RNA sequence: GGCCCCAUCGUCUAACGGUCAGGACGUCGGGUUUUCAUCCCGGUAAUCGGAGUUCGAUUCUCCGUGGGGUCA
Numbered sequence: 001g002g003c004c005c006c007a008u009c010g011u012c013u014a015a016c017g018g019u020c021a022g023g024a025c026g027u028c029g030g031g032u033u034u035u036c037a038u039c040c041c042g043g044u045a046a047u048c049g050g051a052g053u054u055c056g057a058u059u060c061u062c063c064g065u066g067g068g069g070u071c072a
Stems, first nucleotide, its partner, number of pairs: 001071007010025004018055001026044006048064005
């Protein structure tokens, strides 16, 4: 340098073009407990950047950025 794949809450991971962007862990508040842990209830926070297509984009297309693989 060519080609291919990936990028979503703090972490891991879902999401037919129409979802309140879901779940687990974490974390915060409360209940339970003499206390801690466990358990129960509730909250918390996310789509890598830009452009395009579309009535509508996390999803499709293009460019860029970062990461990974492969060929040389």